[in-house]
RNA sequence: AGAGUUUGAUUAUGGCUCAGGAUGAACGUUGGCGGCGUGCCUAACACAUGCAAGUCGAACGGGAAGCCGUCUUCGGACCGCCGAGAGUGGCGAACGGGUGAGUAACAAGUAACUGAUCUGCCCUGUAGAGCGGGAUAACUGCUGGAAACAGCAGCUAAAACCGACUAAGCUCACGGUGAUUAGAAGGCUGUGAGAAAAGACCGAGGUGCUACAGGAUGAGGUUGCAUCCCAUCAGCUAGUUGGUGAGGUAAGGGCUUACCAAGGCAAUGACGGGUAGGGGAUCUGAGAGGGUGUUCCCCCACACUGGGACUGAGACACGGCCCAGACUCCUACGGGAGGCAGCAGUGAGGAAUAUUGCACAAUGGACGCAAGUCUGAUGCAGCGACGCCGCGUGGGCGAAGAAGGUUUUCGGAUCGUAAAGCCCUUUUCUAUGUGACGAGAAAGGACGGUAGCAUAGGAAUAAGUGUCGGCUAACUACGUGCCAGCAGCCGCGGUAAAACGUAGGACGCGAACGUUAUCCGGAGUUACUGGGCGUAAAGCGCGCGCAGGCGGUUGGGUAAGUUACCUAUGAAAGUUCCCGGCUAAACUGGGAGAUGCUAGGUGAUACUGCUCAACUAGAGAGAGACAGAGGGAAGUAGAAUUCCGGGUGUAGUGGUGAAAUGCGUAGAUAUCCGGAGGAAUACCAGUGGCGAAGGCGGCUUCCUGGGUCUCCACUGACGCUGAGGCGCGAAAGCGUGGGUAGCGAACGGGAUUAGAAACCCCGGUAGUCCACGCCGUAAACGAUGUACAUUAGGCGUUCGCAUGCGUUCAGUAUGUGAGUGUCGAAGCAAACGCGAUAAAUGUACCGCCUGGGGAGUACGGUCGCAAGGCUAAAACUCAAAGGAAUUGACGGGGGCCCGCACAAGCAGCGGAGCGUGUGGUUUAAUUCGAGGUUACGCGAAGAACCUUACCUGGGUUUGACAUCAUGGUAGUACGGAAGCGAAAGCGGAAGGACCCUUCGGGGAGCCAUGACAGGUGCUGCAUGGUUGUCGUCAGCUCGUGCCGUGAGGUGUUCGGUUAAGUCCGCAAACGAGCGCAACCCUCGGUGCCAGUUACAAGUGUCUGGCGCGACUGCCCGUGACAAACGGGAGGAAGGUGGGGAUGAUGUCAAAUCAGCAUGGCCUUUAUAUCCAGGGCGACACACACGCUACAAUGGUCGUUACAAUGGGUAGCGAAGCCGCGAGGUGAAGCCAAUCCUCCAAAGACGAUCUCAGUUCGGAUUGCAGGCUGCAACUCGCCUGCAUGAAGUCGGAGUUGCUAGUAACCGCGAAUCAGCACGUUGCGGUGAAUACGUUCCCGGGCCUUGUACACACCGCCCGUCACGUCAUGGGAGCGGGUCACGCCUGAAGUCGGGAACGUAACCGCAAGGAGCGUAUCGCUAGGGCAGGAUUGGUGACUGGGACGAAGUCGUAACAAGGUAGC
Repeated sequence: AGAGUUUGAUUAUGGCUCAGGAUGAACGUUGGCGGCGUGCCUAACACAUGCAAGUCGAACGGGAAGCCGUCUUCGGACCGCCGAGAGUGGCGAACGGGUGAGUAACAAGUAACUGAUCUGCCCUGUAGAGCGGGAUAACUGCUGGAAACAGCAGCUAAAACCGACUAAGCUCACGGUGAUUAGAAGGCUGUGAGAAAAGACCGAGGUGCUACAGGAUGAGGUUGCAUCCCAUCAGCUAGUUGGUGAGGUAAGGGCUUACCAAGGCAAUGACGGGUAGGGGAUCUGAGAGGGUGUUCCCCCACACUGGGACUGAGACACGGCCCAGACUCCUACGGGAGGCAGCAGUGAGGAAUAUUGCACAAUGGACGCAAGUCUGAUGCAGCGACGCCGCGUGGGCGAAGAAGGUUUUCGGAUCGUAAAGCCCUUUUCUAUGUGACGAGAAAGGACGGUAGCAUAGGAAUAAGUGUCGGCUAACUACGUGCCAGCAGCCGCGGUAAAACGUAGGACGCGAACGUUAUCCGGAGUUACUGGGCGUAAAGCGCGCGCAGGCGGUUGGGUAAGUUACCUAUGAAAGUUCCCGGCUAAACUGGGAGAUGCUAGGUGAUACUGCUCAACUAGAGAGAGACAGAGGGAAGUAGAAUUCCGGGUGUAGUGGUGAAAUGCGUAGAUAUCCGGAGGAAUACCAGUGGCGAAGGCGGCUUCCUGGGUCUCCACUGACGCUGAGGCGCGAAAGCGUGGGUAGCGAACGGGAUUAGAAACCCCGGUAGUCCACGCCGUAAACGAUGUACAUUAGGCGUUCGCAUGCGUUCAGUAUGUGAGUGUCGAAGCAAACGCGAUAAAUGUACCGCCUGGGGAGUACGGUCGCAAGGCUAAAACUCAAAGGAAUUGACGGGGGCCCGCACAAGCAGCGGAGCGUGUGGUUUAAUUCGAGGUUACGCGAAGAACCUUACCUGGGUUUGACAUCAUGGUAGUACGGAAGCGAAAGCGGAAGGACCCUUCGGGGAGCCAUGACAGGUGCUGCAUGGUUGUCGUCAGCUCGUGCCGUGAGGUGUUCGGUUAAGUCCGCAAACGAGCGCAACCCUCGGUGCCAGUUACAAGUGUCUGGCGCGACUGCCCGUGACAAACGGGAGGAAGGUGGGGAUGAUGUCAAAUCAGCAUGGCCUUUAUAUCCAGGGCGACACACACGCUACAAUGGUCGUUACAAUGGGUAGCGAAGCCGCGAGGUGAAGCCAAUCCUCCAAAGACGAUCUCAGUUCGGAUUGCAGGCUGCAACUCGCCUGCAUGAAGUCGGAGUUGCUAGUAACCGCGAAUCAGCACGUUGCGGUGAAUACGUUCCCGGGCCUUGUACACACCGCCCGUCACGUCAUGGGAGCGGGUCACGCCUGAAGUCGGGAACGUAACCGCAAGGAGCGUAUCGCUAGGGCAGGAUUGGUGACUGGGACGAAGUCGUAACAAGGUAGC
């Protein structure tokens, strides 16, 4: 520091995800040791048990038990010592310890204030302590009670309580004085009034007591500043805000109360709701920030829940009291007891968090003179890898690279010096011994026989976990087969998975390693540092304008902001640096630094602010002109449509792609005249004008807003922007009332269509128009907020002004302003583009954005008559959505061009019969493949057996075939008789060998066993090779350069031309390659050479070979002085002369595993192999390709003429003879220019048939034959005789062909024993037509649009149906929280208080003072009622999201087939 992911690729935008660090963690696997830390985040849930706050006899009375002594009636009594437990009294219990529920607050932080305060114990100082009194617990007796406890009577002490005296000082009241202060309650002083004490305790000298003053410490109160989220919380407030009096407090204060006033707070966020203890700090980050608040420290709050006070220096009190409530426990049912959020511990909750330990030895605390007692504070130990840090699990040598595992191309590679083995060490471990510091003079140590040290033993006791497709370090094998599974994102898995599982190996970290959760980072993805808004999300529809923000020039003052220095503070711990202590580190000690919107002081004065004075460049006012569909009102004009009346006139009209509905013989349309009414204003008219925008269009008048120019005479910053607010605001819509010609939602009808709720047509209501009032939205767009300034130009146009020219007019040129366009520099921008009218540069202010969907939706609020508007979420879901540009592909887009593509023609196919192929069906099997073009007379150049792969049945199992190893075999290999059998096969009799030899044997053969053979079994989507197709179409690319951020472009486009990316010209391109063309073969002309078997012979024909010939070379014209084209000459041939071979980059996962080869998988007495028979030949039917025909351009018969290519020895086979014929016989010749095949046929000549199912046509069938072959039944071909079907030229549609072509005619060959209507060659006869490129199909180039890229057979929308999920509404139901109203009202302080009770004081007494109680006011809680708010749940219901293959249509993307929105 970045990376992955939207696309075919690119760029920018934008989200999602990852790599890092961290944690009070948890879970999974694993686990040796030590040090230091740390450990209920959940139920502030409930708690058994023990402990956690006592102490003082040197304050007081009394005193059990025990001991000593004396006495004794032996029961005991008394003196003394010691002194438990309890009581009065003092101090403490308000500290320490826990928790984070509440609290958004002066609670905490920080800085101040307290002239408004208190402070026990402690320290300093001053002044004191003289005299009295009355009680009461304990105790004793009695009584009540289960208990807890209580009552009555009696006795008693004090440093307990009370009354006088005294008062330096203190307090209060009333004065005086003179400072400070914003103000004064402060200081000094006078008079009056008032309030003290324990001389107790020890007995050395101390500890205590009272009052006052001061200090220290601690505490209370007040204030400034900053301090979470929601505005879908906008208004809140009656003790509320202030005043006066009184009360209250330690103290100011509405803190409380009475009266008076009506204030106070709030957009700088009051009030309300939600959440939350705050800070030091801590995690992260470069920082700024963001998150957190565990341990430790400071503060606060709380102590079962709520209320209350008492005591006290201090509490409204965790281990105190009273009351109420909930809960738990005891109970004799009458009443009582309790509060672990102290330490342990239990239950519960939860993913989850420890011992009912030891000690007061240390540190600290309470009490005490002290000894000491108490202390779950604390110090230690225990448990947990929970965290950080450290150590170890051994070190060296060791190649036969062992065994074994894995893999393999079988050679090897790898685990791997790893192991074994040899040598060594002992951290750790075990055993034994010794043994601390922590304890500041002796003794005294929980930890602890611990740490440490020494000795001995022995490599001994000690390694896992995650990952290995990319990001991201690390790869193979097997298994699995969209299954099982993985996954942080992208995504893997459908038979060769580096992504699943296992194994081997590798990589990472290591006593840990992964996962999950959470936070920061990366994320510049909330942008202060540091982002944006034309099209990606984003400028309010437009203006006016309060608050706010910002603000021209000059000078003076001030010093608030700003800035410098100083002082104070910013606790400690932590953090950074330095130094030190534990072996080192973690940990820890010391020192220094840093961290601040902090306060005060002293300076500075550039800028900002404030203030004073001035200025004119901003802004405004004035004068004079000017343009204009700017606005409002009234009037008026002509053209046109429609309607009405009348005339003429007759059968149609109207409308459409074509029609129909409609109108019309009751007279339409057409045409003429007259009239009515409403709406809109042709031409002018223009990227012309005006307006803030919406918007504004005949003419005239009235009223009225704004703008521009010129003059530069006035004011003197008066300005800019503008949250809220106010106003304007197209169309549609709404309300009331009018109006209605045309147009025209809805609606009706006619068409179209599969349907047509549409597009088209005929009608037509609301509406459109007017008045008044609402609505308040638009792609309200320049998708571009307003204002100001700066920054090259060119060319238009509108309105001014100035100058020149024009005598004037019309005008024109230059300059200068204000608008409005276009091109463009710099610059900007992702690109497109913008470019003085900025999207450039700079400033000010406002508005808005933060992934897509859900959703501009729900709820709430608000506005509206309604429709609806404004404001505006969440759950859930996806990994994208979107912008610009690029290359393709596509378009029922455009342009140019080509092709038997159409057209023009000729012959067909589609109908019939037959042949062949295919589908389907059938079958035991009908083997398999090929499937639009590019499968279907295709693989197959030839299925009776074989072929043959299929079926049935019968056999064989190292095999029909190959190689190897081991063993065996000598009448062995070979040979195969009889017999069985359909054959294969079984069986095995006669007969009977070979090669080499070192003579041992070896080879070959045979048998057996084991490796293996075999497979037309699967996968053409694992492959090679080959092939088809686009297409013989003219294209496809590269190097360098240039352009572009880039994909990419240019070149290859353009103007011509060509069959052609063929050539020429131009041109940021210049060249090149694969294609085109040419080179090759063949046919056509010709020269030369040679020539057998051709010819009787020479030449020639002919055959073979080698050459020549054609190149737009020549002429004319057109063309750009080009390429080229048109015409012509010559020539056998003329513009590629005809034909062939030749097939670019690529496309179709095209075809073929069955031609061959081949990976993998499957099979191995079978999916192999052999044999016989059957099948591939089936037959209701459908399609494809052919043959033969339907006849007279013909059939039949007779006569007759002319070819070429080929083939032949297991062959072609002559003549002759036989047969009607197929054929037979025959054998000559021929290994072929020699012989044979070999008579070519159509044609020609003649005869006949005469339009008919025929003398056409030949299917089908019968009989008789022939040939091939082991064999023609299934299932061959041919012949003769007989039979004589359909068919009379073929619907929609469709094929081939442009010249020696189509069409017609025959001949040959391959395959082959035989079988040809097929295929492939050969020659014979031999046409018609092409105006042309509008249309169909295919293709090429350029261009355009695109939401397509698997590329239109694309993409994609909505309803419905099904499943899942979250959510809104909902009659309601049931909770939580919060105040308010009324009723009731415990404890308790304060106040009132008739009556009652009452030791201290007064009084001789009666009595009084004082005090207390009932009771009233206040109030926790409870009850009743209505309400606010917020979860849950709810029949039914609304939409939404998601879900491989559901239904209906086709809305959008191309002109998407009606442009879209």

The prediction has a mean pLDDT of 84. This is a predicted structure of a 1461-nucleotide RNA (small-subunit ribosomal RNA) from an uncultured Chloroflexota bacterium. The RNAcentral record of the sequence draws on ENA, Greengenes and SILVA.